[in-house]
RNA sequence: UGGAGUGGACGCAUGAUCGCCCGGGUACAUGAUACCCGAGAGGAAAGUCCGAACUCCACAGGGCAGGAUGGUUCGUAACGCGAACGCCGGGUGACUGGCGGAAAGUGCCACAGAAAAUAUACCGCCGGAUCUUUCGGGAUUCGGUAAGGGUGAAAUGGUGAGGUAAAAGCUCACCGCCUGCACAGGUGACUGUCAGGGCAGGGUAAACCCCAUCCGGAGCAAGACCAAAUAGGAAGACGUCUCACAGGUUGCCCGCCUGAAGUCUUCGGGUAGGUUGCAUGAGGUGACGGGUGACCGUUAUCCCAGUGAAAUGAUCAUGGCCCCUAAAGGGGUACAGGAUUCGGCUUACAGUCCACUCCAUUUU
Numbered sequence: 001u002g003g004a005g006u007g008g009a010c011g012c013a014u015g016a017u018c019g020c021c022c023g024g025g026u027a028c029a030u031g032a033u034a035c036c037c038g039a040g041a042g043g044a045a046a047g048u049c050c051g052a053a054c055u056c057c058a059c060a061g062g063g064c065a066g067g068a069u070g071g072u073u074c075g076u077a078a079c080g081c082g083a084a085c086g087c088c089g090g091g092u093g094a095c096u097g098g099c100g101g102a103a104a105g106u107g108c109c110a111c112a113g114a115a116a117a118u119a120u121a122c123c124g125c126c127g128g129a130u131c132u133u134u135c136g137g138g139a140u141u142c143g144g145u146a147a148g149g150g151u152g153a154a155a156u157g158g159u160g161a162g163g164u165a166a167a168a169g170c171u172c173a174c175c176g177c178c179u180g181c182a183c184a185g186g187u188g189a190c191u192g193u194c195a196g197g198g199c200a201g202g203g204u205a206a207a208c209c210c211c212a213u214c215c216g217g218a219g220c221a222a223g224a225c226c227a228a229a230u231a232g233g234a235a236g237a238c239g240u241c242u243c244a245c246a247g248g249u250u251g252c253c254c255g256c257c258u259g260a261a262g263u264c265u266u267c268g269g270g271u272a273g274g275u276u277g278c279a280u281g282a283g284g285u286g287a288c289g290g291g292u293g294a295c296c297g298u299u300a301u302c303c304c305a306g307u308g309a310a311a312u313g314a315u316c317a318u319g320g321c322c323c324c325u326a327a328a329g330g331g332g333u334a335c336a337g338g339a340u341u342c343g344g345c346u347u348a349c350a351g352u353c354c355a356c357u358c359c360a361u362u363u364u
Base pairs, nucleotide, nucleotide: 001360002359003358004357005356006355007354008353009352010351012319013318014317015316016315017314018313020040022038023037024036025035026034027033028031042335046346047345049344050343051342052341053340054219055218056217057216066215067214068213069212070211071085072084073083074082075081086099087098088097089096090095100210101209105208106207107204108203109202122149123148124145125144126143127142128141129140130139131138132137157175158174159173160172161171162170176199177197178196179195180194182193183192184191185190223276224275225274226273233267234266235265236264237263238262245259246258247257248256249255283302284301285300286299287298288297289296290295320333321332322331323330324329
């Protein structure tokens, strides 16, 4: 100098004019009034994917079913999150992706291929027999074999040597694999070593399943309080009780009793609406200390949106920054808007900055 890797920070500024919304103050005309002062979105407020706080409901205890998670240890209120470490892959490297069990059982594995898992043999290779021959060989058939070729995403341990008619863990060495309550190190995942075994066991668990751990349900439209109008409900009082209507009183008539219109008062449930929940919190910042780290502790200091699906803005000027251009000049300035609150994850993002690290090249 160029190209990379990891982590972090910022994400327009100032002024003018016109506004919005909330809180406080003053005034009087007591109003969503006027004036003044103060506060007013994010790194993701987003997706609503996980985990919790809080609230109500359910609940003696246990089990089944169902769901989630899945290397180990640690961190955390908790987690499916994070840190460090382990193993297996990728990368020259900084670094980075993955993670229980396929040797309990069941199922599935398209096409191609002999065969996709009780095995098996298309072309080959080798031997025997028969036929044939231009004497090189060829054909048929019976066996041996799986080294080589071919198919496939994947083919029954790998490499080499011996061995053989040709071959083959058939034998041997190394690697791999399995076994051992083996030995040593580590909290552990695991690692190193030793001894034994020719080797059995293709893949798939986001197929069923097995093992271990965890999980009651619904959510601020939770929940609590206050409480109109209208229409129902309950109780009481007044009132109509002339006629008519309904029921009862003996089948009918009369008579009698009750109810029914309406008015007022009280009570209760509940809707609209209002208040609360609702921001002093697993809180932010600084310093110091502990820890490899996630994180934790001590101390000082700060109070920082809240609302109703609704405010937090617009215009202009100047200046940053970036892009185009020789210049003048022109263009761009992202993603995106809180709704009970926290901790995470994921996704979106114009343009910058910082720290550490790696590789290549050059110079000294």
Molecule: Bacterial RNase P class A
Organism: Desulfocapsa sp.